[in-house]
Predicted 3D model of a 132-nucleotide RNA (Guanidine-I riboswitch aptamer) from an Alicyclobacillaceae bacterium. The model forms 100% of the base pairs in the Rfam consensus. The coordinates come from a structure-prediction model, not an experiment, and the mean pLDDT is 83.

This record gives sequence, structure tokens and C1' cells, in this order.
RNA sequence: AAUUUGGCUUUCUAGGGUUCCGCCGGCGGAGUCCGCGCUCCCGUGCGCCUGCCCGCCGGGUCCGGUCCGAGAGAAAGCAGCGCCUUCCGCCGUCGCGGGAGUCGCACACGGAGGGAUAAAAGCCCGGGAGAU
Repeated sequence: AAUUUGGCUUUCUAGGGUUCCGCCGGCGGAGUCCGCGCUCCCGUGCGCCUGCCCGCCGGGUCCGGUCCGAGAGAAAGCAGCGCCUUCCGCCGUCGCGGGAGUCGCACACGGAGGGAUAAAAGCCCGGGAGAU
């Protein structure tokens, strides 16, 4: 200086925003009860009406549910690799191949900018650029 490798999946978390649900606010509608009038009665007209109900608009500096979600976070499973042990086969030996088992599989500082999705993010670009 160059090259290669540092696996995959699932669940969860840090984190994330706002499609949907919920929540909050506003506007509108309908409206039991109630009041007044009419009526022999059944009823009927008008007015008011918090909550409940319906619709629309806005709010994520709304704890939430749904949702997204880590290379450098967690757990599990699978695959692969390595030392050792053991079994089988080959071999004169050194060894080679296959099966099983325990254990191990490290290290990792990191922009700006861009992208997707409804939107954003530790997601993707990206073990990137860069640094050591």
C1' cells in the first nucleotide's frame, strides 16, 4: 500500500414519528329530561339542553395502542469456522475424510448529506466518508 472476512433469521429494547385507533380543543348536527302553548284523551308545536351519539377541522412541545426500529444494544435458534476429546474409514508413518460432544468465535470512534414509509429515527445509503 492492496485484498478478503467479520453470517442469517426471529423476538425484544434504546430510539422514532403521526397513517389508523384513542386522547385534547374547536365548529356543526340530532337529541332523552325540562319549560311554555294546543288537546276530552292519544298526542302535537315551539324553546332550551351538560353528558351520551354522529360528522368535519386542528393538535405528537398528546403519557398511550397500532406502526418503524439498531454493524458498533439484549436474548434465542440456525449455519459456518477453530482447539481438545471420542467413534468409524483410508494409510507403513506424518496425516486425511466423515460422525458425535464440551468450549470458543474477538474488536468496533464515526460526520455532513441524501433516501423510503403516513412521517421520522440509532431504519437504508453505512463495519460508508473520515479517524485510530